[in-house]
RNA sequence: GAGUUUGAUCCUGGCUCAGGAUGAACGCUGGCGGUAUGCUUAACACAUGCAAGUCGAAGGAAAGUUUUGUACUUUUGUGGCGAUCGGGUGCGUAAUACGUGAGAAUCUGCCCUUAGGAAGAGGAUACUUGCUGGAAACGGCUGCUAAUACUCUAUAUGUCGAGAGAUGAAAUAGAUUUGUUGCCUAUGGAUGAGCUCGCGCCUGAUUAGCUAGUUGGAGAGGUAUUGGCUCCCCUAGGCCACAAUCAGUAGAUGGGUUGACAUAACGAUCAGCCACACUGGGACUGAGACACGGCCCAGAGUCCUCCGGGAGGCAGCAGUGAGGAAUUUUCCGCAAUGGGGGAAAGCCUGACGGAGCAAUACCGCGUGAGGGAUGAAGGAUUUUGGUCUGUAAACCUCUUUUCUCAAGAAAGAAGUUCUGACGGUACUUGAGGAAUAAGCAUCACCUAACUCUGUGCCAGCAGCCGCGGUAAUACGGGGGAUGCAAGCGUUAUCUGGAAUCAUUGGGGGUAAAGCGCCUGUAGGUUGUUUAAUAAGUGUCAGAAUAAAGAUCAGGGGUCUCCCCCGGAAAAGCAAUUGAAACUAUUAGACUAGAGUAUGGCAGGGGUAGAGGGAAUAUAUAGCGUAGCGGGGAAAAGCGUAGAUAUUAGAAAGAACGCCAGCGGCGAAAGCGCUCUACUGGACCAUUACUGACACUCAGAGGCGAAAGCUAGGGUAGCAAAAGGGAUUAGAUACCCCUGUAGUCCUAGACGUAAACGAUGGAUACUAGAUGUUGUGCUUCCCUACAGUAUCGUAGCUAACGCGUUAAGUAUCAUACGUGGGGAGUACGCUGACAAGGGUGACAAUCAAGAGACUCGACGGAGUCCCGCACAAGCCGUGCAGCAUGUGGUUCAUGUGGAUGCAACGCGGAGUACGUGAGCAGGGCUUGACAUACUACAGAUUCUUUAGAGAUAGAGAAGUGCAUUCGGGAAUUUAGAUACUGGUGGUGCAUGGCUGUGGUCAGCUUCAGUUGUGAGAUGGAGGGUUAAGUCCCGCAACGAGCGCAACCCCAAUUUUUAGUUAUCAAUUCCAGGGGUUCUCCAGAAAGAUUGCGGGAGACAACCCGGAGGAAGGUGAGGAAGGGGUCAAGUCAGCAUGCCCCAUAUGUGCCGGGCUACACACGGCCUCCAAUGGUUAACACAUAGAGUUGCGAGCUGUCAAGAGUCAGCUAAUGUCAUAAAAUUAGCAAAAGUUCGGACAGUUGGGAUCAGAUUGCGCGCAUGAAGUCGGAAUAGUUAGUAAUCGUUGGUCAGCCAUAUCGCCCAGAAUCCGUUCCCGGGCCUCCCACACCCCGCCCGUCACACCAUGGGAGCCGGUCAUGCCGGAUACCGUUUGCUUAGCCAUUCGCAGAGGUACGUCUAAGGUAGGGCUAGUGACUGGGGCGAAGUCGUAACAAGGUAACC
Repeated sequence: GAGUUUGAUCCUGGCUCAGGAUGAACGCUGGCGGUAUGCUUAACACAUGCAAGUCGAAGGAAAGUUUUGUACUUUUGUGGCGAUCGGGUGCGUAAUACGUGAGAAUCUGCCCUUAGGAAGAGGAUACUUGCUGGAAACGGCUGCUAAUACUCUAUAUGUCGAGAGAUGAAAUAGAUUUGUUGCCUAUGGAUGAGCUCGCGCCUGAUUAGCUAGUUGGAGAGGUAUUGGCUCCCCUAGGCCACAAUCAGUAGAUGGGUUGACAUAACGAUCAGCCACACUGGGACUGAGACACGGCCCAGAGUCCUCCGGGAGGCAGCAGUGAGGAAUUUUCCGCAAUGGGGGAAAGCCUGACGGAGCAAUACCGCGUGAGGGAUGAAGGAUUUUGGUCUGUAAACCUCUUUUCUCAAGAAAGAAGUUCUGACGGUACUUGAGGAAUAAGCAUCACCUAACUCUGUGCCAGCAGCCGCGGUAAUACGGGGGAUGCAAGCGUUAUCUGGAAUCAUUGGGGGUAAAGCGCCUGUAGGUUGUUUAAUAAGUGUCAGAAUAAAGAUCAGGGGUCUCCCCCGGAAAAGCAAUUGAAACUAUUAGACUAGAGUAUGGCAGGGGUAGAGGGAAUAUAUAGCGUAGCGGGGAAAAGCGUAGAUAUUAGAAAGAACGCCAGCGGCGAAAGCGCUCUACUGGACCAUUACUGACACUCAGAGGCGAAAGCUAGGGUAGCAAAAGGGAUUAGAUACCCCUGUAGUCCUAGACGUAAACGAUGGAUACUAGAUGUUGUGCUUCCCUACAGUAUCGUAGCUAACGCGUUAAGUAUCAUACGUGGGGAGUACGCUGACAAGGGUGACAAUCAAGAGACUCGACGGAGUCCCGCACAAGCCGUGCAGCAUGUGGUUCAUGUGGAUGCAACGCGGAGUACGUGAGCAGGGCUUGACAUACUACAGAUUCUUUAGAGAUAGAGAAGUGCAUUCGGGAAUUUAGAUACUGGUGGUGCAUGGCUGUGGUCAGCUUCAGUUGUGAGAUGGAGGGUUAAGUCCCGCAACGAGCGCAACCCCAAUUUUUAGUUAUCAAUUCCAGGGGUUCUCCAGAAAGAUUGCGGGAGACAACCCGGAGGAAGGUGAGGAAGGGGUCAAGUCAGCAUGCCCCAUAUGUGCCGGGCUACACACGGCCUCCAAUGGUUAACACAUAGAGUUGCGAGCUGUCAAGAGUCAGCUAAUGUCAUAAAAUUAGCAAAAGUUCGGACAGUUGGGAUCAGAUUGCGCGCAUGAAGUCGGAAUAGUUAGUAAUCGUUGGUCAGCCAUAUCGCCCAGAAUCCGUUCCCGGGCCUCCCACACCCCGCCCGUCACACCAUGGGAGCCGGUCAUGCCGGAUACCGUUUGCUUAGCCAUUCGCAGAGGUACGUCUAAGGUAGGGCUAGUGACUGGGGCGAAGUCGUAACAAGGUAACC
């Protein structure tokens, strides 16, 4: 820097990614060279070989050789030096370590320097000889012998001592080349080592107290030396919140990694230091060890054994096993560098120098270079044109790093005659031939790179978000591309990004985060001024801060990595020069901070006592009668044994109305009737006094609502628990009636609250305005100080907001937070009588969680408004019968679609076949249909046979059209291949069309302004309207789509034109006449709140009025904004993809879509008298028609039928309109209502066919007497009622549907309620938008975890027992060469035994900790389980602590 929380935004905050690195590992791949590196795990166990020896110039002996010289070589033991270095590892160790800087009380072999010396004596012993034990390892006895081995005496510059004095050394040795080397003592040095001190050095307080040799002293002992290092005595100290003790982890450093730095994490290789050497303990030798390849003892495990006893220690180099993701050869050489012994030659050296193995890392090189387009082939893709692979290849020319072969051939060797493991290596030359050499990962975004195909929430991918459910740039494969390249990717780990522990450099009103409040200790910080000091702080010049590394410059290797050389730098520490501003210290002064005194003043500040009235319930007495009470409605409850209501006085407890206020007081909790006593604090004013006495505070102490607890009282009202009544699906609730703790008092204890201003305290500074409390000055106005509240500038803030009472600008000290949940839980500790409190995690889990704001939707939220939404009316549906559509059922099949409003007389404006998609049977396969090719034929018509038909066979008639005579167009048949075909799937791949909200008033936008932004403004507001309609106004000004208007229709008038219309006359027809009216259809007019009045802001607009045919969008229609419902339709049509291809295609016949226990929808006809029926008799509109409408006439009961005018329609026809009107009949009944069902006669239409269609006549005469819950429509020429036309159509199941006219009502108080909608406001945890979200138990699966009778380990310390080896001490008894004496013996030494201390081990009770455990507790997680509905809206009882 990016991704990820959201519909979107800003912010907080976590998670993730891009970078670098590695002693790495794994997967795929692999040409070369140089330089490095290579058991990070089991400090697990180790076979085999090697890793420390050397000296004959210290001495003896033996063997061999021999030139016979006691000459040489070898070996063994004695002796000397070394083995304490070098090499390995990191167990232990949090300080006996390390780093850095100092110090004093020490030692130091070999080396250097200086001085001196080496006199005189002596006794042994290994080896070896002989004997002998043992399997071996290894010994025993006896005899002999040497030294630079050992001992004594003497002397000494030395040491000790005040002194006297005491103590105390040697090898004159070996070789000789005569130069030296070696020995002893002492001095000084160098080097190395030991000791002490300051500072630095991980985590945990859920480790707070630790310590008896412990702290110190005097004296001894001991040591190389200081010292409780050890011992005796005395003392009671010592360490610790600046973190002792305990626990965990860990070698520490130079440095390597990362980072801009500060940091962070690390400590392989290299280097100096430390520790360790199978585990534990111990000392010996030595200059040096408590000793990796030495010794003793104990333990574990291993090996040998003749069972008696012995041996060993790879954390040296190789190597083996084991463990593990994982780490090499049982190589060469001492040539170089270094080490040991030696006088030297030489010897030894798994240190080291080299080679081998490993792409483990870094660096370098190569796998060819130039040309080459028909842009080859192949592959991939495609819109079929092409495009990509791609100058890539082929092909031509060139080169030879590398490779192969051959030849030559180093440096590394020094003060040096010799001497090279590497190595015939590097390197050089020649020859050959493009020859021997490219992979890995990725391609949705972050992140460079895109397509095809397969798959179909499968297989799989994934670092985060996420991808995959039939068009996947995200999975697998192909092509292509991108990145890096002998590597590439993955995994692991560290760091960065992460300012995500913030010193540099962050936070806390609401996101995580101010202790409930106060007092106050340690600590930190701290007014003005003078002087001194120099601790802090700057400063001058030096020392040390190993080398390597890092950095700068130079050099070497062909460059680079690498190596060499030189310089500079260097935090910190120690000492030093000088300064004195600041901090500090000391001494002094001041008054502005702080405090004291004096005078006032306000107050529900606190504690205790006394008093008061209203109300409530209770009991008593009176009055009085049937209810009271309660609620949404009720019930339980009380009441005739007298309630409720009412009157009187009585006793009781609790709380204190009005005043009362955004008013007061208090640190907070909190404090309210009145009076009294005691008492704390604040504020104001005045002048004095003290003189920094201050601020904040870890720990500590005190106070601390309510509830709950203990003891004793008290108890009127209220009221957890409990009981009863309701409500409810349930109701352990909400509501009602009772009611106990409690609430009250006294004394304790608890110590927590959303203890909130969600805002800790102090000080200073930074515009104001307004209200109010207290005090002072003041006549008043004004004003000062201290509080309290609202608004607001600058500034701050993510925003909301804060704003002199800061969340602004600064300083000081303090407490707190670091993703969510797990969890304020577990364990531990602590205080509590208990309840519970304080402190306070882990594992596993998620990619979020949270804050503020915006826009929507929603709300059983609010305001305003509208609609046949309700109300007021009218008439229906729901009952019955029938027709019709749907569901269901049934069937071989009853094709399929539409399903809340917005499916259900819907698509279908017509289901016997066909339509037709479904079922059964029987046929065809380039096909029933289209185009292209070839060939033949002739167009075509008819007859007949079989068959259910499709179809198949046979026969007959007939030679077409136009022509430029070449051929052509159309057609039939046959063939082959492309194909054709599909009412098959997907309306969730689509176009188009449609429904819907809704004729609702909304939906947007340029530029401007505003906000960090999503967005807002405009579109808020006041009026008004049917309307975002208009007006006023406004950080808004305009515009577009909608509204309205323009369009159609019918109302009125004028005018023009009159045939088929109309009128008059005639006789009815015909004919003739006319255009006043009717009518028809062209053109005009008319209505715009225009006019007058009133209301209103003089506006918009509203009210009523005049005129007018019509009056306030006059009625009706068409016209339907942006978007919503993955709404409907692939079966109207079109269409992508998928599917079928002898079948899901296409013909045929038959049946089915019409079935039928049932349910629903919208209709028709009814139940009758406002009616039925009979007779008579009026008035329409709008339409239709030549395969048609069909008059009239004949005939029929009728339907039909026959015949035939007229009409291509203002002419003729369908065509009698019906209700209405007049007159009659029956008379309240299952009827002269109703017409279902069903019998029968007859009918036409259609190619055949009527189970399934429609009429006609006669006869039959069911249910039904106005319809439960519920519910539809409708505001005027409307409802209701009456008939009538058309479309589809051969006919018709039409009672449907689209229209038409006749006649023609009632009601609207009004907007409380139901439904739907609109603007604004409020809330929200919703955004898939309430059909939302979401909580808890239960059930199931999995995971980690707490408790748990216990079980089994580890570790630490303690008490007791135990006591190996060893040092030290003691030790008449045992042993004893040197010196003395030699007669005994003495001095000394050794050994034995004992003592102190002590490792292993045993035992006892503990501390800490790991694993496991029947059972058990909660927690987490898991597409579709159960029960409820707690929360989010007033979430339906406001929520929460």

The prediction has a mean pLDDT of 82.
Small-subunit ribosomal RNA from an uncultured marine eukaryote, 1441 nucleotides, folded computationally.
The sequence is in RNAcentral, with records from ENA and SILVA.
Its Rfam family is "Bacterial small subunit ribosomal RNA". Gene Ontology terms of the family: structural constituent of ribosome and ribosome.